[in-house]
Background
Small-subunit ribosomal RNA, 3' major domain from an uncultured bacterium, 478 nucleotides, folded computationally. The coordinates come from a structure-prediction model, not an experiment, and the mean pLDDT is 83.

Context: one part of a larger RNA
RNA sequence: UGACGGGGGCCCGCACAAGCGGUGGAGUAUGUGGUUUAAUUCGACGCAACGCGCAGAACCUUACCCAGUCUUGACAUCCCGUUGCCAGCCCAUUAAUCUGGGUCUUCCUCUCUGAGGACAAUGGUGACAGGUGCUGCAUGGCUGUCGUCAGCUCGUGUCGUGAGAUGUUCGGUUAAGUCCGGUAACGAGCGCAACCCCUUUCGUUAGUUGCUACCAUUAAGUUGAGAACUUUAACGAUACUGCCGGUGUUAAACCGGAGGAAGGUGGGGAUGACGUCAAGUCCUCAUGGCCCUUACGACUGGGGCUACACACGUACUACAAUGGCAUUGACAAAGAGACGCAAGACCGCGAGGUGGAGCUAAUCUCAAAAACGAUGCCUCAGUUCGGAUUGGAGUCUGCAACUCGACUCCAUGAAGUUGGAAUCGCUAGUAAUCGCGUAUCAGCAUGACGCGGUGAAUACGUUCCCGGGCCUUGCACA
Numbered sequence: 001u002g003a004c005g006g007g008g009g010c011c012c013g014c015a016c017a018a019g020c021g022g023u024g025g026a027g028u029a030u031g032u033g034g035u036u037u038a039a040u041u042c043g044a045c046g047c048a049a050c051g052c053g054c055a056g057a058a059c060c061u062u063a064c065c066c067a068g069u070c071u072u073g074a075c076a077u078c079c080c081g082u083u084g085c086c087a088g089c090c091c092a093u094u095a096a097u098c099u100g101g102g103u104c105u106u107c108c109u110c111u112c113u114g115a116g117g118a119c120a121a122u123g124g125u126g127a128c129a130g131g132u133g134c135u136g137c138a139u140g141g142c143u144g145u146c147g148u149c150a151g152c153u154c155g156u157g158u159c160g161u162g163a164g165a166u167g168u169u170c171g172g173u174u175a176a177g178u179c180c181g182g183u184a185a186c187g188a189g190c191g192c193a194a195c196c197c198c199u200u201u202c203g204u205u206a207g208u209u210g211c212u213a214c215c216a217u218u219a220a221g222u223u224g225a226g227a228a229c230u231u232u233a234a235c236g237a238u239a240c241u242g243c244c245g246g247u248g249u250u251a252a253a254c255c256g257g258a259g260g261a262a263g264g265u266g267g268g269g270a271u272g273a274c275g276u277c278a279a280g281u282c283c284u285c286a287u288g289g290c291c292c293u294u295a296c297g298a299c300u301g302g303g304g305c306u307a308c309a310c311a312c313g314u315a316c317u318a319c320a321a322u323g324g325c326a327u328u329g330a331c332a333a334a335g336a337g338a339c340g341c342a343a344g345a346c347c348g349c350g351a352g353g354u355g356g357a358g359c360u361a362a363u364c365u366c367a368a369a370a371a372c373g374a375u376g377c378c379u380c381a382g383u384u385c386g387g388a389u390u391g392g393a394g395u396c397u398g399c400a401a402c403u404c405g406a407c408u409c410c411a412u413g414a415a416g417u418u419g420g421a422a423u424c425g426c427u428a429g430u431a432a433u434c435g436c437g438u439a440u441c442a443g444c445a446u447g448a449c450g451c452g453g454u455g456a457a458u459a460c461g462u463u464c465c466c467g468g469g470c471c472u473u474g475c476a477c478a
Base pairs, nucleotide, nucleotide: 001478002477004474005473007472008471009470010469011468012467013466015462016461019426020425021424022423023422026317027316028315029314030313031312032311033310034308035307042053043052064303065302066301067300068299069298070297073128077127078126079124080123081122082121083120084119088103089102090101091100092099106118107117108116109115110114130292131291133290134289135288139286140285141281142280143279144277146275151190152189153188154187155186156185157166158165159164170181171180172179196269197268198267199266201237202236203235204234205233206232211226212225215224216223240263243257244256245255246254247253319419323378324377325376326375327374328373329372335366336365337364340359341358345354346353347352385416390411391410392409393408394407395406396405432454433453434452435451436450437449438448
C1' cells in the first nucleotide's frame, strides 16, 4: 500500500421487511448428471453450467458407431505428359458411393500436314492439400461477471531516508469523485452526466394506398368531394430547479407551490472506466507449438446424437364455479409475404383438398385477436374439472416419417383435490393474466426474441440475511 475481520461509523440495492404471484408435490416438454450402448459426438459446472453453444439432429446437418470404398486426395497453387473423349442426359451394375457403356461435344493467334497460347478433363511426380486431432495454463479476437457499481489514474508541486502519501481526505449535498464550501495543493485524463434512438404534448410542411366533420351517394369511405380530425414521416418547439415561498453557510442543494401534456434524471433503450475470476471459447474465425499423413484425411449406405431402475434444473398444462361447455356481439399493436402470402367459391365432421381473384404490398393476403360482454346448461363430484396414455382411421411436408415429424377425427380417460424442509421473481402500465407475430425452417416451438389487450397489492422502516461504495481501526496474511 492492499486484502481480510462472527471490529466500528456513514450510505445504497426487490438485500431484508410489507405485499402479489410462483418453484419444490402431479403429468408432460426440454436441458443436465448417472447408467446403458457398437456409438449414445463435443463443449459449458456456485452466483456467472443445466429450454446453454443448438434462430429448429428423420437423410443432410454430424463432428460419433458399423459396413463398403479412395489415396496428390472432397478443396487450393505449381511442374511434366496426353486429350478435347469434359460437364449434362440415358442405360447397365451396386444397399449407395464407386465402376462400365452409349449419346452429345471448346476457343484464339501465326510464317497453317504444323506450332504457340487460353480454358477444361485425365494420367504421373512430388512440393503439398486436409485434420470439429491436443493444448483457452502459449495466444489474437469475441464474451460473461463484479456492475451502469462510482470509481480508476496522471502531470507539476509539496511532504517522507524510502516503500509511498497528498490531490481523491474533511463539512454539507447528489442517482453519481454530482455540485458547493474549506483545504499544500493546482490542474488534467478514463469513467458519471449530456450529445444518439424510441415514447409522452404541440406546431409547420405533405395528403396517397391512409382519414371522413360538412354536402351528395353506397351493402360498404364504396364513389364524387374535402385537407378540418385521426394517422403517417421529415423538420422544429417544449422542462431549465426557469418562477414563487420556506430551510440551508449569502453556497451547493432540499421541501412545498404555481403554471404545464409532462417536474426535478418524465418513462424506456443503446452506451459497461482501471481492473478481477490463468472465468468461457483452439468445435465460428485466426494463430504458436505438438501430433496424424493408403489415415486422426475423404466419399457413400445404415445406425446413433431421440436409449432409461434413477437424481437435479428450467418451463408448459392442471387440480376447477373469479370455473368448464355451447351460441352470439365487440375492441389491438407489431410483423411477414414472389422458390412467397393466398381471398371469395366448392368438397370434407376435421386436419386439409380443388381452384385461383389480388398482392413486389399504408392498396392484396396471412388475419380469427384472445381474455372481455350477453344468453343458456353444468351445482362441488375425481365431475360436462383435468388431459396423460393407449387402440383405430386419416391429413400434410418430404427421395423417405420403422427406429424418429407435426396435425386431425372417433374411442380410451392416468396422475392430480393447491404441494414438506427449502427457495425464486416483481415497486407501475410493473406483477399477474390474455392472445398476436417473427427468426430458424421442406416439415417440426410448451423454447427464444418482439407486440399489444385487461390490469393490481404493498413499502412502517434499515435491527437482522445477502451484495456493494466511502472513512476509520486491528492484523501471526501478500